RNAcentral holds the sequence, with entries from Ribocentre. The RNA shown here (c-di-GMP-I riboswitch aptamer) has 92 nucleotides and comes from a Gammaproteobacteria bacterium. Of the family's consensus pairs, 100% are formed in the model. Its mean pLDDT, the model's own confidence on a scale to 100, is 87.
RNA sequence: UUUUGACAAAGGCAAAGCCAUCGAAAGGUGGCGACGCAAAGUCACCGGUCUACAGGCCCUCCUCCGGGGCCCAUGACAGCGGGACCGCCGGA
Numbered sequence: 001u002u003u004u005g006a007c008a009a010a011g012g013c014a015a016a017g018c019c020a021u022c023g024a025a026a027g028g029u030g031g032c033g034a035c036g037c038a039a040a041g042u043c044a045c046c047g048g049u050c051u052a053c054a055g056g057c058c059c060u061c062c063u064c065c066g067g068g069g070c071c072c073a074u075g076a077c078a079g080c081g082g083g084a085c086c087g088c089c090g091g092a
Base pairs, nucleotide, nucleotide: 002092003091004090005089012037013036017032018031019030020029021028022027035079041085042084043083045082046081047080048077049076050075055071056070057069058068059067060066
């Protein structure tokens, strides 16, 4: 440097759920908690998924308000796949 991962060592992360908190939501953060993870470390670049405050269109309505439907990422997800970058231990 490349490749590989056992039921090894040292360690690491932490799903669901609950509590607190931020957020319109998706979701984030902290605590408890462990389903799992050899990149479950980092990055929204590609695909995908989730959400839709604001905005657009439409329905209801004389109009407004209110209510409802559809669209929409500028918001998210790295523990959905790909990609990029970085990294511990052992073997070859």